A computed fold for a 1460-nucleotide RNA from Parasphingorhabdus sp., annotated as small-subunit ribosomal RNA. Taxonomically the source falls in Parasphingorhabdus (Bacteria, Pseudomonadati, Alphaproteobacteria, Sphingorhabdaceae). Its mean pLDDT, the model's own confidence on a scale to 100, is 83. Its Rfam family is "Bacterial small subunit ribosomal RNA". Rfam links the family to the GO terms structural constituent of ribosome and ribosome.
[in-house]
RNA sequence: AAACUUGAGAGUUUGAUCCUGGCUCAGAACGAACGCUGGCGGCAUGCUUAACACAUGCAAGUCGAACGAGAUCUUCGGAUCUAGUGGCGCACGGGUGCGUAACGCGUGGGGAUCUACCAUAGGGUGCGGAAUAACUCAGAGAAAUUUGUGCUAAUACCGCAUAAUGUCGCAAGACCAAAGAUUUAUCGCCCUUUGAUGAACCCGCGUAAGAUUAGCUUGUUGGUGAGGUAAAGGCUCACCAAGGCGACGAUCUUUAGCUGGUCUGAGAGGAUGAUCAGCCACACUGGGACUGAGACACGGCCCAGACUCCUACGGGAGGCAGCAGUGGGGAAUAUUGGACAAUGGGGGAAACCCUGAUCCAGCAAUGCCGCGUGAGUGAUGAAGGCCUUAGGGUUGUAAAGCUCUUUUACUAGGGAUGAUAAUGACAGUACCUAGAGAAUAAGCUCCGGCUAACUCCGUGCCAGCAGCCGCGGUAAUACGGAGGGAGCUAGCGUUGUUCGGAAUUACUGGGCGUAAAGAGAACGUAGGCGGUCUAUCAAGUCAGGGGUGAAAUCCCGGGGCUCAACCCCGGAACUGCCCUUGAAACUGAUAAACUAGAAUCCUGGAGAGGUUAGUGGAAUUCCGAGUGUAGAGGUGAAAUUCGUAGAUAUUCGGAGGAACACCAGUGGCGAAGGCGGCUCACUGGCUCGAUACUGACGCUGAGGUGCGAAAGUGUGGGGAGCAAACAGGAUUAGAUACCCUGGUAGUCCACACCGUAAACGAUGAAUGCCAGACGUCAGCAAGCAUGCUUGUUGGUGUCACACCUAACGGAUUAAGCAUUCCGCCUGGGGAGUACGGUCGCAAGAUUAAAACUCAAAGGAAUUGACGGGGGCCCGCACAAGCGGUGGAGCAUGUGGUUUAAUUCGAAGCAACGCGCAGAACCUUACCAACCCUUGACAUCCUUGGACCGCUAGAGAGAUCUAGCUUUCUCGCAAGAGACCAAGUGACAGGUGCUGCAUGGCUGUCGUCAGCUCGUGUCGUGAGAUGUUCGGUUAAGUCCGGCAACGAGCGCAACCCACAUCCUUAGUUGCCAGCAGUUCGGCUGGGCACUCUAGGGAAACUGCCCGUGAUAAGCGGGAGGAAGGUGUGGAUGACGUCAAGUCCUCAUGGCCCUUACGGGUUGGGCUACACACGUGCUACAAUGGCAUCAACAAUGGGUUAAUCCCCAAAAGAUGUCUCAGUUCGGAUUGGGGUCUGCAACUCGACCCCAUGAAGUCGGAAUCGCUAGUAAUCGCGUAACAGCAUGACGCGGUGAAUACGUUCCCGGGCCUUGUACACACCGCCCGUCACACCAUGGGAGUUGGAUCUACCCGAAGGCCGUGCGCUAACUUUUGAGGCAGCGGACCACGGUGGGUUCAGCGACUGGGGUGAAGUCGUAACAAGGUAGCCGUAGGGGAACCUGCGGCUGGAUCACCUCCUUU
Repeated sequence: AAACUUGAGAGUUUGAUCCUGGCUCAGAACGAACGCUGGCGGCAUGCUUAACACAUGCAAGUCGAACGAGAUCUUCGGAUCUAGUGGCGCACGGGUGCGUAACGCGUGGGGAUCUACCAUAGGGUGCGGAAUAACUCAGAGAAAUUUGUGCUAAUACCGCAUAAUGUCGCAAGACCAAAGAUUUAUCGCCCUUUGAUGAACCCGCGUAAGAUUAGCUUGUUGGUGAGGUAAAGGCUCACCAAGGCGACGAUCUUUAGCUGGUCUGAGAGGAUGAUCAGCCACACUGGGACUGAGACACGGCCCAGACUCCUACGGGAGGCAGCAGUGGGGAAUAUUGGACAAUGGGGGAAACCCUGAUCCAGCAAUGCCGCGUGAGUGAUGAAGGCCUUAGGGUUGUAAAGCUCUUUUACUAGGGAUGAUAAUGACAGUACCUAGAGAAUAAGCUCCGGCUAACUCCGUGCCAGCAGCCGCGGUAAUACGGAGGGAGCUAGCGUUGUUCGGAAUUACUGGGCGUAAAGAGAACGUAGGCGGUCUAUCAAGUCAGGGGUGAAAUCCCGGGGCUCAACCCCGGAACUGCCCUUGAAACUGAUAAACUAGAAUCCUGGAGAGGUUAGUGGAAUUCCGAGUGUAGAGGUGAAAUUCGUAGAUAUUCGGAGGAACACCAGUGGCGAAGGCGGCUCACUGGCUCGAUACUGACGCUGAGGUGCGAAAGUGUGGGGAGCAAACAGGAUUAGAUACCCUGGUAGUCCACACCGUAAACGAUGAAUGCCAGACGUCAGCAAGCAUGCUUGUUGGUGUCACACCUAACGGAUUAAGCAUUCCGCCUGGGGAGUACGGUCGCAAGAUUAAAACUCAAAGGAAUUGACGGGGGCCCGCACAAGCGGUGGAGCAUGUGGUUUAAUUCGAAGCAACGCGCAGAACCUUACCAACCCUUGACAUCCUUGGACCGCUAGAGAGAUCUAGCUUUCUCGCAAGAGACCAAGUGACAGGUGCUGCAUGGCUGUCGUCAGCUCGUGUCGUGAGAUGUUCGGUUAAGUCCGGCAACGAGCGCAACCCACAUCCUUAGUUGCCAGCAGUUCGGCUGGGCACUCUAGGGAAACUGCCCGUGAUAAGCGGGAGGAAGGUGUGGAUGACGUCAAGUCCUCAUGGCCCUUACGGGUUGGGCUACACACGUGCUACAAUGGCAUCAACAAUGGGUUAAUCCCCAAAAGAUGUCUCAGUUCGGAUUGGGGUCUGCAACUCGACCCCAUGAAGUCGGAAUCGCUAGUAAUCGCGUAACAGCAUGACGCGGUGAAUACGUUCCCGGGCCUUGUACACACCGCCCGUCACACCAUGGGAGUUGGAUCUACCCGAAGGCCGUGCGCUAACUUUUGAGGCAGCGGACCACGGUGGGUUCAGCGACUGGGGUGAAGUCGUAACAAGGUAGCCGUAGGGGAACCUGCGGCUGGAUCACCUCCUUU
C1' cells in the first nucleotide's frame, strides 16, 4: 500500500398492439441418486431413510513407591504375574438429534454460589482402637450368584487430643482434622487464604407458523414465617391477601435442536444448519435415587414395561444414537484393516500400560483441483462413408507415409522430511536417475424457437418427442437411424432440492376509476400522526472513548507443497450489544405563552333534511240511481273475459284505499340509504356577514356502536290500483316465457327482525399547493346607466392547459404535486364454496380454506368481419311491364339404381345441352376374352440385311407360317449414313395416385370502384392521416376545404366494329348521263352514286339560358348524322374461395414394370321403378291448312364482290269455326333413301298408316329497359354420317320504369361486439357415460390430550423404631441397622370430555374427457337490452315480481359548452 469498483434477459394470451398477469427457460449450488462412459495423481467427503433390531471382536483403565495373600522365576539382592482391599480415573474423549418454541440457543449484563487435580500463602501431621475382603472350612444353586464359621493388613474405618485468621453467633461462647511410603532426597495427608479452570443460578433484547386457537391461571400472583439447596427464589410447606398473564397475541395446536456459518443474491433479503467449531438434549421406553469435586451417569445401580437370549422351569442375562460389521428400510452412503511413530487423554515417582480419540492405509469420479490420451510435416485433396443441380461438395491435413518427443503408465536403481539422543504404522511411499516403445489411455449430450449447431433416409396424428411454445395425418432441420456439425470433457446428461432471474409480498422496491383490489355509510375507543413561540431535560438522534463481538470461514497482503485445489502467517472485517463523556438542531417529555387549525356567542338566509298530527283536489275501482242498446274489451292477428239477468258509453250521488300531474331544472337538502300536494307543532345540519371568547381542544380510526333501498320474516290492522305464485287464452316444433284476460301473497300502517344491492363517481377520510373560460344554486359587498357590471364565500356542472395515465380518460369537486391515518389486492377455475365459529325465528348474512385442474384468464385501444344497428348511394334488386320455367310429350345433362363394365372429372350462386366443335368400329381412358415383353414410341451398343411390296394358308382378329420379288446413298478405300430384322442392357411406357406439393390456364365476387406506396405529420404501439368532410359523378370522376404533399395499379381515354361526311383507288363492284343491245351492266364508255378498303374530318358540356360557392357539375335549348360515357365489343386492380383442372399440356414426389405398359375382337359409356336441371314442340282462331308472293346479312365453297350454297318467316287471298278438333304430334306397324368395312345392341332422313299426353300449368321461380324483349328464319365449326345444343347473321319489332318502403347483392361513413377458421362465428346449463380429487354420512378403528376416581414398584423424605447392634461411654445410653407406618410418585385400570387421522353403505356438488342427448340463456337492439340484490316458479339453460345500475343500441326532445 490492500482489504471500494457491484445490477443483462428471453418464450408464451392477440389477426396484430400496448398493458396487467401468471406459467416456463437461460445462472449458481448439493453429504445427492440414476443412465452411458471411464487413464493418472493430490486434497476433501461418504445412512439425509428405521432414535429399526443387532451375531462377533475391540472402544477405560492404571497404580506393588497404600495393603495383606497366592503363584512363578531367581544370580537369593530381588523380579514378574494374578485375584482381592485401597487410591485416582470412569461426569473427559467418541456418537446421535428423539425431545425441546424454552433463559434451550445467540448477544450483553448481574450477584446469592460451589470447584477434585493445578498454582499461591499460612499452619498442622500427637495418641489409640475395633473390624473386614482375600484366604480356610462347611454348605445352597443348572447357572448367575450366594450363606454361615474362623483368621488377617492398610494411605479402608472409628475414638481422644490439639483449634484459628476457619464455621455459627450481637456477644459470651460453642464446634471442626490428619496417613503414611521410602536407602538418602522426596512424594504424600489434614485445616485455612487467594487465584486459575470448570460448573450452577438470575435478567434485558433477539430467536417459527396458525385467531377457522380469545380468554388462560389456584402454588396460581404477592406477602410473613419456616424448611430445603453449594446458592437467590413458591423450590417446598403453614397462614394471609386476591392477585398474575393476554389483541405489543396469553392459552392451545402444528412444526423444529440453536449458533458461528453454508448456498444464493448487486445489495437488502431468501433458503439452510452435513463435514469443522461452540452450546444444549438424549443413551431400549418411563420413573428414581446412590457414589462423587462434578452425574440423576452411553459401555454404573434399583424398579416398572416392551423385546431378545440362556435355563435343570426354580431362576437368570442383555442394551452399537462408540469403531468395524450384519439384517432390515431405502433412489442411496465404505474395511469385522494397520499403528500408538506423531498430536492429545487416563493412571503411575518413573519405566511403562491403556487409548476404534487420533494418525494412516483400503473402497467409491461423491465433489474440488491438476495432468495426459502425442508433436511436426504430409494433396494423387487417396480409399470408404454421406450429400448432389451428376459438374462436384464434405468428412479433410483428418488418415496413410516420413521425422521427432516420453508427461503419464511400465521396468530397474537410488531414496527422504515427518524425530529433539532413541523410537516410523504410513512405506521402499513422496521424490530423483536410467531404460524401452506412439507405445497404456475418449466419451457424453445436443442440433424447430428460446439456444451454439443441417442434410438424407425410414415412419405417416402411428410409433414416438416435449422444460415452455409445441412437433407427427406421405416431401418432419422437432419422432427413429445415418452423415455432418455444436458444446463440455474423465466426464457428460437426467431427476430432485435451494436461491436467483421474480419489482411475482415491493424496507431498499408494487398497487386499488375500467385489469385483482376503497369497507354501504357515519360516529367514535385504543393506537398512529399532529399548528406558532420560549425555557429546561436528554428517551430517540449525532459525535468521541472503552469493553465485548471464541477459533475456523469470507476478504486483503505474504508464504509452503513443481502449479492449483489445499495448508500456514499477518491484517482487515464481524454492519451487533453494553458502558461512559459530550452536543441540543429535529422528534419526544415537562413548564409557561400565542391565534392562522378547531369549537362557541350574535345578526341574517336557503332548502322534497327528519318526526308527529291534521287536511285538499284530480284519477282508478266498487256500490246505488237515471239515460240507453248490442256489443264491449283486448291484440301483430285473435281468443279466454264482460254483456239482453242490460255491459261498454254517459249523468248524478256515495264508499274506500293508495299516490301526489303541471311547477321540475346535470335545481335543492341529507353521512349514506334516501327525500316531492298543503298546514301546524317539535327538531338536526349547512351557509353568509360581523364582533367577541376558549386556546391545539385537531386529523384518522383496528375492535365497538347506532343508521342502512328493495325483497323477505313475525304479530295486529288495512286492502283501491298494481302484481311474484297460480289459472285460462294465444304464439310455437315445444313455450313451464315474451303478448292477453283474471288473480293470491306482497305493495300501505303500527311494533319488532333481517343487514344485503351495479349500496356506483365501480374513485376511503383529512390538509396544503398547482393556468383558465363559460353556466347554475344560496348569501354578502361596491359602483352607478335601477337592472346591470365587478368583486368575494360556500355548493353544483361543462370544456380545457400544465401534469398524470396501458390507453380510455382525469384535470382546483384530480385519477396532478405532497403529507397523515384506515381498509383492501397478489394468475384463471374450484369458490365467496366446504368445514368450524359468530349472528338470525327462518331465508340467510359474516368470517373463510384445501385437494384437484388449466397456460392462460383479463384491461384499453387497432384493423377487419358481422348485426333480425343507423345514415347515404347503386344494380332488371324490388316495383311497373312483356315473355317464360314449374303441369304434358320428347330431346339432353345429372343423381340414384342396375350392370362384367355402365371410364373419369365437374357439386349452392360460380356442377347438371358442363369437359364432349358431335361414343355404331375408331374415339375409349371401362368390361370380357385372346395375344406381346427393350416393347406401339425415343437414344446408345453389337451382328446381319436394303427397306418397301406381292401371293397362299390358319385364326374373331392381333398375329403366326410358307413362298415370291428387290439388292440403297456417299466415299479410292477404311468406313460413315438412312431404313429393316435379331440380340443385350441402360431404358421406354402409364388418361395410375396426390389440383391439399406445383407451373400454366380458367371460374367467381365484378367492369364492383376500389387497392396501395414514398416522404411528412400524429400515436408508446398495432395503426391513423392521405382515401375522411361539403358538393358532384357511371366512376377514389371532378371541384372546394383540410397535416398533408405527391405517386402507382385500377376508372376514363388510347384499340376494334357500327352510325355521318370528305378524300384516294375503280376490278370481278356500280350505271346518273351518252351509245349499242340478243334486254342479261350484256357491250363500249364512265367512276357521279351504291359498295369495297386505305387515309382523314367530326362531339369537346365547344355555344346560349337557368341553377350552383363566381367551382365541379346539373336542367333546358340551338346547331348537328350523332349530345353529354353516342351504341356494342375487347380490356378484369390488390385480393378472396387450399374454387376448378396431374384426363389438354408441363412438372416434384409416390406407385406398376411378362404389367397399373402394348395389341386385337366383341361389349359398355345409349341400361331404367324413380328424382332434378336445361331446352324443343304444343295445348290453338293474333291460329291451322292450301295457294300466291317481295326484300336480307354473316359465313362457306382451292384465288375471286362474278357464280353456287339461297331460300325465307312475317304479308295477301281462300278455307276451317271452338271440338281433344283440319289443334297437337308422341308412340307403333310397313316401305324406302343416304353415309359408312359394318346402322342388331346404337345413325339421320323420306313416304304410307297409327294419332298418346296435353284445353295455358300448385307452391315457387327465371330473363329482359330499345333496334332490347318477343317472334321469324338463315349460316358456320367439328364431322363419313348424326343437333331441339353451341357460336354467329339478319328480318319484323313492342310494353313499362310512380319510385327506392320492402326482398337480394354491392359500395362508402358511423356504431356495438365476448367474432378473427371472422355469424355456416362464439357460447350456456340439465341429462347420459368414463375417470379424478373432495364435502356430508349411521357408525367403526387408531393416536394425542384434559379431567375425576382406583391401584401405588423402586426411591429419597418424615414419623416410629419394643427386634439386632464391634469401636464411644457414666453400663445405662448415644449412635447405627433391620422392620413398621405415612404423604409424594412412574407404570397400570375405570368413567367422562376435547381434538386429529384412517375406513365407511349411501349421498352432495366440483373438475376433466371423443364429433352423445335436449334446448339456445349470453356476445349485435343476440332477436323480450343486459346485469346486481331479493323472493317465488320451472327438464335445463332460465322466467316473472319489486327496487337499483349503465358496464344499453337506436330515434326524438330539453339544457349547456365549443368552433365558424